[in-house]
Context: one part of a larger RNA
RNA sequence: GGCUCAUGGAGGAUACCUAGGCACUGCAAGGCGAUGAAGGACGUGACUGGCUGCGAUAAGCCUCGGGGAGCUGUCAAAGUAGCUUUGAUCCGGGGAUUUCCGAAUGGGGAAACCUACUAAGAGUAAUGUCUUAGUAUCCCGACUUUACGUCGGGAAGCGAUACCAGGAGAACUGAAACAUCUAAGUAACUUGAGGAAAAUAAAUCAAUUGAGAUUUCGGUAGUAGCGGCGAGCGAAACCGAAAGAGCCUAAACCUUCUCGAUUUAUCGGGGAGGGGUUGCGGGACCACGAUAUGAUAUCUUGAAACCUAAUUAAAUCUUGCUGGAAAGCGGAACCAUAGAAGGUGAUAGUCCUGUAAAUGAAAGGUUUAAAGAGUCUAGUGGUAUCCCAAGUACUUCGGGACACGUGAAAUCCCGAGGGAAUCAGGGUGGACCAUCAUCCAAGGCUAAAUACUAUGCAGUGACCGAUAGCGAACUAGUACCGUGAGGGAAAGGUUAAAAGAACCCAGGAAUGGGAGUGAAAUAGAACUUGAAACCAUGUGCCUACAAGCAGUUAGAGUCCCGGCUUUAUGUCGGGAUGAUAGCAUGCCUAUUGAAGAAUGAGCCGGCGACUUACAGUUGCAAGCAAGCUUUAGGGUUUUUAGCCCGAGGCGUAGCGAAAGCGAGUCUGAAAGGGCGAUUUAGUUUGCAGUUGUAGACCCGAAACCGAAGCGAUCUAUCCUUGAGCAGGGUGAACCACGAGUAAAAUCGUGGGGAGGCCCGAACGGGUUGAUGUUGAAAAAUCUUCCGAUGACUUGAGGAUAGUAGUGAAAAGCUAAUCGAGCUCGGAGAUAUCUGGUUCUCCCCGAAAUGGUUUUAGGGCCAGCCUUAAGUUUAUCUUUAUGGGGGUAGAGUACAGUUUGAACUAGGGCCUCGAAAGGGGUUCCAACUUCUUGCUAACUCCGAAUACUAUAAAGUCAUUGCUUAGGAGUGAGAGUGCGAGGGAUAAGCUUCGUGCUCAAAAGGGAAACAGCCCAGACCGUCAGCUAAGGUCCCGAAGUUUAAACUAAGUGGUUAAGGAAGUGAGAUUCCAAAAACAGCCAGGAGGUUGGCUUAGAAGCAGCCAUCCUUUAAAGAGUGCGUAACAGCUCACUGAUCGAGGAAUUUUGCGCCGAAAAUACACGGGGCUCAAGUUUAACACCGAAGCUACGGAUUGUUCUCUCGGUUUACCGAGGGAAUUGUGGUAGGGGAGCGUUCUGUUGUAGGUUGAAGUUCAGACGUGAGUCUGGAUGAACGAAACAGAAGUGAGAAUGUCGGCAUAAGUAACGAAAAGACGGGUGGAAAUCCCGUCCGCUGGAAGUCCAAGGUUUCCUGGGGAAGGCUCGUCCUCCCAGGGUUAGUCGAUAUCUAAGCUGAGGCCGAGAGGCGUAAGCGAUGGCAAUACGGUUAAUAUUCCGUAACCGCCUGCAGCGUUAAUGUUUUAGGGGACGCAGGAGAAUAGGUCAGCCACUUAGUGGAUUGUGGUUUUUGUCCUGAAGUAAUUUGGGAUGAAUCGAUCCUGAGCGCAAGCAAGGGAGAAGUGAUUGACUUCACACUGACGAGAAAAGCCUAAUUCAUUGUUGCAGACGAUCGUACUACAAACCGACACAGGUGGACAGGCUGAAUAAGCCAAAGCGCGC
Repeated sequence: GGCUCAUGGAGGAUACCUAGGCACUGCAAGGCGAUGAAGGACGUGACUGGCUGCGAUAAGCCUCGGGGAGCUGUCAAAGUAGCUUUGAUCCGGGGAUUUCCGAAUGGGGAAACCUACUAAGAGUAAUGUCUUAGUAUCCCGACUUUACGUCGGGAAGCGAUACCAGGAGAACUGAAACAUCUAAGUAACUUGAGGAAAAUAAAUCAAUUGAGAUUUCGGUAGUAGCGGCGAGCGAAACCGAAAGAGCCUAAACCUUCUCGAUUUAUCGGGGAGGGGUUGCGGGACCACGAUAUGAUAUCUUGAAACCUAAUUAAAUCUUGCUGGAAAGCGGAACCAUAGAAGGUGAUAGUCCUGUAAAUGAAAGGUUUAAAGAGUCUAGUGGUAUCCCAAGUACUUCGGGACACGUGAAAUCCCGAGGGAAUCAGGGUGGACCAUCAUCCAAGGCUAAAUACUAUGCAGUGACCGAUAGCGAACUAGUACCGUGAGGGAAAGGUUAAAAGAACCCAGGAAUGGGAGUGAAAUAGAACUUGAAACCAUGUGCCUACAAGCAGUUAGAGUCCCGGCUUUAUGUCGGGAUGAUAGCAUGCCUAUUGAAGAAUGAGCCGGCGACUUACAGUUGCAAGCAAGCUUUAGGGUUUUUAGCCCGAGGCGUAGCGAAAGCGAGUCUGAAAGGGCGAUUUAGUUUGCAGUUGUAGACCCGAAACCGAAGCGAUCUAUCCUUGAGCAGGGUGAACCACGAGUAAAAUCGUGGGGAGGCCCGAACGGGUUGAUGUUGAAAAAUCUUCCGAUGACUUGAGGAUAGUAGUGAAAAGCUAAUCGAGCUCGGAGAUAUCUGGUUCUCCCCGAAAUGGUUUUAGGGCCAGCCUUAAGUUUAUCUUUAUGGGGGUAGAGUACAGUUUGAACUAGGGCCUCGAAAGGGGUUCCAACUUCUUGCUAACUCCGAAUACUAUAAAGUCAUUGCUUAGGAGUGAGAGUGCGAGGGAUAAGCUUCGUGCUCAAAAGGGAAACAGCCCAGACCGUCAGCUAAGGUCCCGAAGUUUAAACUAAGUGGUUAAGGAAGUGAGAUUCCAAAAACAGCCAGGAGGUUGGCUUAGAAGCAGCCAUCCUUUAAAGAGUGCGUAACAGCUCACUGAUCGAGGAAUUUUGCGCCGAAAAUACACGGGGCUCAAGUUUAACACCGAAGCUACGGAUUGUUCUCUCGGUUUACCGAGGGAAUUGUGGUAGGGGAGCGUUCUGUUGUAGGUUGAAGUUCAGACGUGAGUCUGGAUGAACGAAACAGAAGUGAGAAUGUCGGCAUAAGUAACGAAAAGACGGGUGGAAAUCCCGUCCGCUGGAAGUCCAAGGUUUCCUGGGGAAGGCUCGUCCUCCCAGGGUUAGUCGAUAUCUAAGCUGAGGCCGAGAGGCGUAAGCGAUGGCAAUACGGUUAAUAUUCCGUAACCGCCUGCAGCGUUAAUGUUUUAGGGGACGCAGGAGAAUAGGUCAGCCACUUAGUGGAUUGUGGUUUUUGUCCUGAAGUAAUUUGGGAUGAAUCGAUCCUGAGCGCAAGCAAGGGAGAAGUGAUUGACUUCACACUGACGAGAAAAGCCUAAUUCAUUGUUGCAGACGAUCGUACUACAAACCGACACAGGUGGACAGGCUGAAUAAGCCAAAGCGCGC
């Protein structure tokens, strides 16, 4: 280290539970608000943090009822203090109070704040101050003085994301693209209203019969239609129901009032009253007649009922058992118009609350009967005249709505142009016309039936049960995130009762151990049960020469348990471990193909995906049947059931385009033909399969759209108002002087101080390199660099935005987001794409092909699979016979091509010729003949196979075919054969054909989807074989016989090469002596001739003869300058038997170089264990056989049951057959949650869950027992589903791994001693050391919001530690007339009465107002606190305002209204000056410590404010200074005293006294002051203030005295540990101050004051 077992930790699954949700039913209610809402802020309790309640009358006040003993809400217990039978707390009705904000309404505003005016009042001498009421805008009305008036009334705003009606109105999407179309008049926006809204009383339908307002429901009907006639869209009449209700004006006419006109008769306009309201046309008018009937939606009264609190309310135990507890079990009773429910220590009709039933309201509210009042309502006849809704109807053009897309397009509505009629009239009836029918527009009102539910009450659930159910069971729209719109969690359980652990021990504590409580403490507050991952401890076995999916099969040894007996190291059975051996490359997905080094998963647990509605279609089941069935609704009823009534639908008849006819009909002249009938089964419901429409199996885009919204705290540009830029350099214009010129020009010197000038800090930027890259930092650090008076940088306040802004332009930037921001919505967009898709067994089982496709990784049709029914051999195999064919082959007759030859036209060339013409030819060459080949698109020929027909035989196989339901597949791969492409390349590509894999395991090929053998139902320690094997690894022959190979060939390869070797064939030589070796000869003419310097056999050319010989070339090779020399051919001798050449063939050899040794699987093998031939035996698979078992189909048989008896089902047996399987089809089951039987059986003598073990079943699973657990809960038969997980880079939680690893955030630095403490590197003190010092010091603004100070603490935070803290707890702390804000003013900008514009929302804008970053009155020093100070205290001032007294003034003066003027009032650069702050030095003072002297040196100090008076100088001024007098303080070394503390040395609050307090020099960026000079870019406004006029009023001024001066901020931090950056983060963040030395300097370096050493 591994495995087992046991015991724990961690964690929070499971089970049980419910306080909370979800859905629905019935009733109610459907609003609240200027009488101040909804919603908030702040308060309110004796003590109070949140919630709840309430409002300064503040967990409440008054009153009327109820009720009757306790009460002071809750988290949350206790204490304290109280109330209550004189009726509290509590419940209900009514009333009072009700801060501030909010429509918010006096004005303003950054919501919960600031600040007025008027009237009345309180208070003061008066001002200041306080109380109450009123004071917004718009609309309407009245009045009058007609207006910015007064009075009266109304509106506003919120609400439920619902319902309704208008306005305006998308896109994704669908159409497999897209534009008409669709989505859709949907979403979002906006206006308005109500409890409902809208619609509504025919210028309607219909069709020759008629109906009689609207709305809603069921049908009609997915019909008629519309429609790139695509996708899709889609009525109405009519029928059946619910409900039911009808009316009023305008006009004609009459009367009257008023205004106007007028000729005064009258006419016109307007108001009021009467009249009148219709389509068998009505009314006016004229004549006649009636006073009744009915209706009521308006008002009043208000019995009764109901709602808002309540009351009464039966019946068990005195019994036994278990137990902690009884409601359980047993026993014995009782009530019930009550056995709903909940609670009580387990399960209660009779214990409690309740329940059935009955009863009940002082007060408020709702409904309605009824009554009364009011209102409305009628006829007949006549017909001369009058009236009957005008920029209307209608029409043209352009649009929209109608189911209807411009169509033949009626009808309705809108815009623009034109423009009628009045009953003898007008509209409509789907273009239009006629006839006919029907209705009467251009005015208005109208309940019910219908839609919805934020809300109240009462209930219900085959809804959830803490990852579920609302996001929210709990301090939840909370914490947290974001500038904002907006987004948005996690988190339940002790027990019956806290009885919540007294006391003891250990420890600083946390915590632990005892004790105690309790039924139980492994129920101990981190608390029910308590799974898994993960982490431990103990135990038995194994493991240190051995490699790998981690298992499986066999199994030695060791250990343990049980049984038996003879008690033995016995035996049998079981368990733990496992040396060793055989075999063996995870799972899923995607694929032709995965162990794959292709995808996915760290592990565990929970959650997580084919549903539902409607409509088709098919099957099964059931009911009825030529019929079947109801919908909406109604009735009834025992009230979600059932029954009855009730439109319509399908079917019963077809044919035809239709009229139509009809068992026929259509076509046709007919004949004939088509579709039907002859032969009738449907229909409704349930369940299942599948399809369509819907998100439609789940998750997933990038995108699109929204007159929806939020963002310019980042950044871009602009506007307003402020601020900043050390120091040094250069030296323009111009000027002066001089030189110079006729005059100019020009030159020199000096002055001058320009510039998108130069160098260089702050500041701004970001060039190079490095670091960093899980950073210190989501852009920095270090080094280096650029600009640095300008087109500069920066603060504050504002403006501009999403097809938009801004942009010195990079498609840059617009909040860490930009080639179109963010948020929410349409929305579950769409996804021919990827991924994932959860229990079991049984039967069958594909495809990767054809056609077509904006199609190629997707579809549709066909093919192939499956299921059911039918048919019943139609299938298949073999044989025989009959067919057609044009492939292989072959051939060259055809077509094309091709070799050679012959023959010979034609041509070329040569030649003769004057020409005609002739001749030659080795050149080219047609036809013809012969000869040699070739061909996918040649065939005079032509198979094998294949195909097809017939017949027979065989096979008996769920073979074929038909119909119907359901699919999947349409990426294929390798190999053999036949071909095309390619290179007769490819593990290439495309076809045909077979096989295998795919979807197939087993044996062989070492290993190896596709090759060879062979197709796995299960079991067996049986047998036989296939491929392939038999020396060992390794099962089986070291088998037999005959050969070959010598190369480890076997156990890689070619052209080519070779006396390797074996076996043949042919020819030649050979006892007349071959072949090889050895010995000898190898000669002469001649040095052949020529050539040559030479050429003699042997440079070259020509010739190549003759002789002697056994034989010998005018020479085979070497050689020489040439000769010579050597040698060969050839011959003889010797030897003595075979030799030589060519060729065929078996097996070998070379050719043969790559990176670890490896090219038999290894060892190893040579008369093989290699190769060839022959033979026998054996091994060898999941094949075959044997035995047992399971199961499918078929056939037969037996038994049983049902029955429609011909059928169905169950079981047993026999025969026979099958049982590999992906996509896929079919069948049968298991389990989970809930429902009914069920208040079941069972259960505290222990349920569910968890866990361990055993048994059973083919499996999903089931049963039993032990432990834990502490209250529920089966089985069976049915039913309903949120019904089964291992994978989705799933989701939530927990826990691992890396790993005790990286890191611990500037390299300014720490060390020692002491203190405290349980403990000290880290806290405190001290002494040294180090660092910053234009900062790392000090003071402000913004922002933060208590971080400030003191005491205590140490769990967490602090990157370590911690006694410490910016942490936690408690207490304390911020004091203003003068500082800032406000009560003042205005800028950019914003709001905006009236007004203008705009579908609406809203936009702009005048008056007016708001709005600082700017303008405007006034304070200083010192002291003091733990923490505040220009604020308190002390001292000394000042401003505004009020009053009194005194003086002055009244020819004045002041206030006020308005007007006019001034003033306020302004930029930049440059240089010079003056002064001060500050510095330095001197002087002065003090100190400089031991016994004395000295005082050179050294140290420190020498301060600050202010009033009054006199005098005087300079200067523009600021200011300074001289002289003098004086008041008040303050500081100050030091000295004295000294509470208190300490063992002591000593420390020390407080009090008192108190020295010097001068001069010189230097000198600012401060002040004078934008004063001066210069240039061009020409540099806010208003008020306070001053002057004058004016209105109205009455005071004013100086001095003295006395009052008043409100509200808000004020702590602390502030270049940072407190702000912005997620952090105690190397970043960022505006202004002010500015010591010493060196230096030009704020550079650089060192130091002071002060602060730090950076939390391992």

RNAcentral holds the full RNA, with entries from ENA and SILVA. The part of an RNA shown here (large-subunit ribosomal RNA, half A) has 1656 nucleotides and comes from candidate division WOR-1 bacterium RIFOXYB2_FULL_36_35. Rfam family: Bacterial large subunit ribosomal RNA. Model confidence (mean pLDDT): 82 of 100.